[in-house]
RNA sequence: GGCCCUUUCGUCUAGCCCGGUCCAGGACGGCGCCCUCUCACGGCGCAAACACGGGUUCAAAUCCCGUAGGGGUCA
Repeated sequence: GGCCCUUUCGUCUAGCCCGGUCCAGGACGGCGCCCUCUCACGGCGCAAACACGGGUUCAAAUCCCGUAGGGGUCA
């Protein structure tokens, strides 16, 4: 340098192939309240994410192109 794969809450992950709903769902973690003599457990609630830029489209986390990070492979 060529080609392929990958990037989503603090962490892990679903959704992407096959575009469409409401607030992008779940687990753990965090915070608040309840429960408890207190803690833990348990219950309820809250905050938190689509790597970046562009394109296509009525509509993009999802499709296309580029850039960046990571991985693999060939030279």
Background: The RNA shown here (transfer RNA) has 75 nucleotides and comes from a bacterium. It was read from a public genome assembly. It matches the Rfam family "tRNA".